[in-house]
This is a predicted structure of a 113-nucleotide RNA (Glycine riboswitch aptamer) from a Spirochaetaceae bacterium.
Order: sequence, then structure tokens, then C1' cells
RNA sequence: GGGUAACGCUCUGGAGAGUCACCGCGGGAGUUCGCGGUGCACCGAAGGGGAACGCCUGAAACGGUUUGUACCGUGCAGGAGAAUCUCUCAGGUUCCAGGACAGGGCGCAUUUC
Repeated sequence: GGGUAACGCUCUGGAGAGUCACCGCGGGAGUUCGCGGUGCACCGAAGGGGAACGCCUGAAACGGUUUGUACCGUGCAGGAGAAUCUCUCAGGUUCCAGGACAGGGCGCAUUUC
């Protein structure tokens, strides 16, 4: 002099799918709006579940090599273990809100390299 992960705070961007139907309430009626319930249809990017290659372990299987109870390979069983994949539990399907992920700033940082 330069950089500095993860994490925290903050700002910004951020997709998809019904402004569905019926009933009740809020109010004399209607439109409209909001809340609750029931039903069907859909979305995947809060959260959550699943496990492929390969890896590790096991032993009584098979094959090969071998001085060998050892080694190698195949199969079998189990284990840890991904995603923007998949499931659609949860959540969502006008706006608002939320939103995986990404960028900026600050802290972390008199750290560490």
C1' cells in the first nucleotide's frame, strides 16, 4: 500500500400461479372493500422433505493374482451427503406485504493473510 471469507445491520433489484365459485359477518338495499369458512384449479424462489455420480464401512457371495488369513474387481448391505432438480407438508395465486438469489454501504477489522 492492497485485499479480506463467513456472519450481522441497512438500502436496492427480484419470478411464478384464480382479483375463481359459493356461504356467513361487518351496514336498510345494491356496487365495492375487508374478514372468516367450504370447494375445485394452479405456482415454487420463506421454511421443510427426497437422493445421483463418486466416497467411506462391512461380511458369509463370485472372480482374478498370490508366499500369505493379503491385495484387486464385480455384486450385496449400510453410512455421511447437493442444487435454481424433485415433492408440494407449509407458504403463495389484484395491490400491499413476503420472496430463493444478487448488488451497494457499514460493522466484523488496531483481526487474519
It matches the Rfam family "Glycine riboswitch aptamer". Rfam's curators write: This family represents the bacterial glycine riboswitch. The sequence was found by an Rfam model in a public genome assembly.